Record summary: The part of an RNA shown here (small-subunit ribosomal RNA, 3' major domain) has 477 nucleotides and comes from a metagenome. The RNAcentral record of the full RNA draws on SILVA. It matches the Rfam family "Bacterial small subunit ribosomal RNA".
Context: one part of a larger RNA
RNA sequence: UGACGGGGACCCGCACAAGCGGUGGAUGAUGUGGAUUAAUUCGAUGCAACGCGAAAAACCUUACCUACCCUUGACAUGCCAGGAACUUGCCAGAGAUGGCUUGGUGCCCGAAAGGGAGCCUGGACACAGGUGCUGCAUGGCUGUCGUCAGCUCGUGUCGUGAGAUGUUGUGUUAAGUCCCGCAACGAGCGCAACCCUUGUCGUUAAUUGCCAUCAUUUAGUUGGGCACUUUAACGAGACUGCCGGUGACUAACCGGAGGAAGGUGGGGAUGACGUCAAGUCCUCAUGGCCCUUAUGGGUAGGGCUUCACACGUCAUACAAUGGUCGGUACAAAGGGUUGCCAAGCCGCGAGGCGGAGCCAAUCCCAGAAAGCCGAUCGUAGUCCGGAUCGCAGGCUGCAACUCGCCUGCGUGAAGUCGGAAUCGCUAGUAAUCGUGGAUCAGCAUGUCACGGUGAAUACGUUCCCGGGCCUUGUACA
Repeated sequence: UGACGGGGACCCGCACAAGCGGUGGAUGAUGUGGAUUAAUUCGAUGCAACGCGAAAAACCUUACCUACCCUUGACAUGCCAGGAACUUGCCAGAGAUGGCUUGGUGCCCGAAAGGGAGCCUGGACACAGGUGCUGCAUGGCUGUCGUCAGCUCGUGUCGUGAGAUGUUGUGUUAAGUCCCGCAACGAGCGCAACCCUUGUCGUUAAUUGCCAUCAUUUAGUUGGGCACUUUAACGAGACUGCCGGUGACUAACCGGAGGAAGGUGGGGAUGACGUCAAGUCCUCAUGGCCCUUAUGGGUAGGGCUUCACACGUCAUACAAUGGUCGGUACAAAGGGUUGCCAAGCCGCGAGGCGGAGCCAAUCCCAGAAAGCCGAUCGUAGUCCGGAUCGCAGGCUGCAACUCGCCUGCGUGAAGUCGGAAUCGCUAGUAAUCGUGGAUCAGCAUGUCACGGUGAAUACGUUCCCGGGCCUUGUACA
């Protein structure tokens, strides 16, 4: 100087408390451990691994296993020889591949011979190739402490020196934020602001958007209009600016006015010096080591989907604030040409036929659902719950046996609110309700986004956890 303390003082955080909803019990989904296996590819392992890499494992993916094949190789550059590239059909085979066979002579230079570019075949060698090892050799990227308020430097001063000072102290702040003081005076990386979005108003603009007035229509449909809504570009607006109080005359804090918004308005992006030899050699790059008729390459089938069990994360429930049936209302944000697919018809339905429109503020996906108005059920393992299983179908796709999703009929399991323990959340939040996208032929209870309805509680900081600052002890570095 740090680190540590079941030392002290001060402060903060859904850290506790106050509340609301869960997990832990059930069934299912998914990941992991373990076991199994020819293989169940590999990685991730307290917080910070476990719906994680994987924004889609039937084949492919695929790295694993078995079997069958190849050896200058699936791919790159260079050399030599031959041939246009390419293409038709047959046979063997699980296929990769092997054998036979048909047509075919292009482009550039040149009169031709020939040469060149490109591609194919054969040959020899340099080499290719490796998701093989080492993340404890590395780059890059990422997690975490933590959006915590810290981390440093120059000059000066003090100290023999390591170092100290500044950065400590009073007050204050979300903040090393600011003020005052001070052997310090300044500065840098962080904080804040600048950026995006949302909330208010104005100006400009008006189609595909909108419709107050005037006509018109089944319908903003058409004429008309751009007021309003909306869209999207530019501005305005919030700064403790004003008033009162507290404070040290300061910084600031408390209350108020005005205002759409008030003291960082809400949300996001943004992550200092460093820590964990944290994670990743399987994104990529790369040193070293290793393989080179194989640890490389191709194909078919299988596996990653197993299952006594254990754990994590979720979905659905156990019901009446509910289930079922009928009627009826209101979104936002997205996607669409190998695509989204309307009307109409067929089917109980999944879906099929159909073919209009749309490269989309125009057309389509697209019915929002909870809600509201009625009816029924009457506390029951039920008109709750839907696992499991049987049958019959639909869709995608060469192909749904291992191993996809959906529909109808039947079947109707566990489950009556969950021990010890434990998680999230402070407001348009929790809870609850649907909607869309990426991936994608098909497959979503995952994930990322979107809106609808919409709470309760916070006395307080003694305690638990984590963090910051000062101080103290230390046989630790």